RNAcentral holds the sequence, with entries from Rfam and Ribocentre.
This is a predicted structure of a 104-nucleotide RNA (SAM riboswitch aptamer (S box leader)) from Alkalihalobacillus alcalophilus ATCC 27647 = CGMCC 1.3604.
NCBI's taxonomy places the organism under Bacteria, Bacillati, Bacilli, Caryophanales, Alkalihalobacillus alcalophilus.
Its mean pLDDT, the model's own confidence on a scale to 100, is 84.
RNA sequence: UUCUUAUCAAGAGAGAUGGAGGGAAUGGCCCGAAGAAGUCUCAGCAACCAGCCGAAAUGGGUCAGGUGCUAAAUCCAUCAAGCGUGAUGCUUGAAAGAUAAGGA
Numbered sequence: 001u002u003c004u005u006a007u008c009a010a011g012a013g014a015g016a017u018g019g020a021g022g023g024a025a026u027g028g029c030c031c032g033a034a035g036a037a038g039u040c041u042c043a044g045c046a047a048c049c050a051g052c053c054g055a056a057a058u059g060g061g062u063c064a065g066g067u068g069c070u071a072a073a074u075c076c077a078u079c080a081a082g083c084g085u086g087a088u089g090c091u092u093g094a095a096a097g098a099u100a101a102g103g104a
Base pairs, nucleotide, nucleotide: 001104002103003102004101005100006099007098008097013042014041015040016039017038021031022030023029025078026077027076028075043070044069045068048066049065052060053059074096079093080092081091082090083089
């Protein structure tokens, strides 16, 4: 980098450093000098993998492991189908993305 499978409406932030961006892309809408990204420390959430309990489950549990995550539904939309309004819309599925596990 890519393939397969699973999940994505819940949950969980402080400090230091830094100094203008950030929320994947595009449009929107937001966050940001009452301090963005990045980095570090500590804390927390979750329970994918491992381990533990269990005869087993799609079960339980979270102390020491491997990841991940801690504004807003994956922030909303994007493509298609269906439904609907005077108009704004609504629902479902896909695509894209993120994470995990396994493979190439």